[in-house]
Context: one part of a larger RNA
């Protein structure tokens, strides 16, 4: 490009694909039962783990955290505060990735193998077969999860119809290589700020007072106090202060 005449948005169908999504083991009840002289000892059902896989998730545990706090070395910026540089070294860590952590992985139903079978005749008889018919596997088809109308027999519904539709742009992420995709674009919480919440670290500077020593009122490590401080946030929320204009 197509889709029986022409557009567009959503919502569906399921021909046909893909999966292995389950495999294996122990335990207990059944039951010290049935069987057995005993010794010894089942199973049909049910309901509990465990261990490989396999799909997802991050509440909880653990790890990771070059966003982020604090402590120290060394050296630089003259001291001090406050930082750079060695991801120095070292203790925490939310989010996000994740496994050591969390979840779920069925019964059934169909039609059958080998195999039990009923009825039954060639062949009065017998016979599970020749006609019919009942069962019967982890295996085949459905169930279960996922892609599917490019299925050329090219579906199907619903709104919409020419001042109309989509697309581009413009803020962004539940998305992401690029394209796609999804939310939003003043009728607006789409993103920043800014406030609250929750959250990390772990109690700033500055001032006060205390302090081994020290001749000292010089210096003074370091301790309390203000201070659950201070300093950050990839989350949530409130809020049109910026920016989604054109």
């Nucleotide at each position: 490009u197509g889709c029986a005449u022409u557009a567009g948005u959503g919502u569906c169908u399921g021909a046909g694909g893909g999966g292995a999504a389950g495999g294996a083991u122990c335990c207990u009840u059944u039951a010290g039962u049935a069987c057995g002289a005993g010794a010894g000892g089942a199973a049909c059902a049910a309901g509990g783990g465990u261990u490989c896989g396999g799909c997802g998730c991050c509440u909880c545990u653990g790890g990771u955290c070059c966003a982020c706090c604090g402590g120290u070395u060394a050296u630089c910026c003259g001291a001090c505060a406050g930082g750079g540089u060695a991801g120095g070294c070292c203790g925490g860590g939310c989010a996000g990735c994740u496994a050591c952590g969390c979840g779920c992985c069925a019964a059934g139903g169909g039609a059958u193998a080998a195999g039990a079978g009923c009825u039954g005749a060639a062949a009065g008889c017998a016979u599970c077969u020749a006609a019919g018919c009942u069962c019967g596997a982890a295996a085949c088809c459905c169930g279960c999860c996922u892609c599917a109308a490019a299925a050329a027999g090219a579906g199907a519904c619903a709104c919409a119809c020419a001042c109309g539709g989509g697309a581009u742009a413009c803020u962004c992420a539940u998305a992401g290589a690029a394209g796609a995709u999804g939310a939003g674009u003043u009728u607006g919480a789409u993103g920043g700020a800014a406030c609250u919440g929750g959250g990390g670290u772990g109690u700033a500077a500055g001032u006060g007072c205390g302090a081994a020593g020290g001749c000292a009122u010089a210096c003074g490590a370091c301790g309390c106090a203000u201070u659950c401080a201070g300093c950050c946030c990839g989350c949530a929320g409130u809020c049109a202060c910026c920016a989604a204009c054109a």